[in-house]
The prediction has a mean pLDDT of 83. A computed fold for an 84-nucleotide RNA from Heterodermia speciosa, annotated as transfer RNA. The RNAcentral record of the sequence draws on ENA and Rfam. It matches the Rfam family "tRNA". The family's RNA type in Rfam is transfer RNA.
RNA sequence: GCCCUAAUGGCUCAAUGGUAGAGCGCGUCACUAGUAAGCAUUGGUGAAAUGACGAGGUUCUUGGUUCGAUUCCAAGUUAGGGCA
Numbered sequence: 001g002c003c004c005u006a007a008u009g010g011c012u013c014a015a016u017g018g019u020a021g022a023g024c025g026c027g028u029c030a031c032u033a034g035u036a037a038g039c040a041u042u043g044g045u046g047a048a049a050u051g052a053c054g055a056g057g058u059u060c061u062u063g064g065u066u067c068g069a070u071u072c073c074a075a076g077u078u079a080g081g082g083c084a
Stems, first nucleotide, its partner, number of pairs: 001083007010024004018067001026054005038045002060076005
């Protein structure tokens, strides 16, 4: 220098032109329960699991095509890989 692949909530990933989703994580509530363990010592402190609900995204950037783009096209950025 050229080519290929990837970029989507905090993380890991779906979604092949028609309302952007899941798991984990996070928050609230219910229940276990003011219970267990531990600490503590007659004043107390104190969970997890489970269930329900919720918050959180300008889909890497800019432009184009289209009635409509996460999706198709072009350029760029970043990361990974390949050729020389």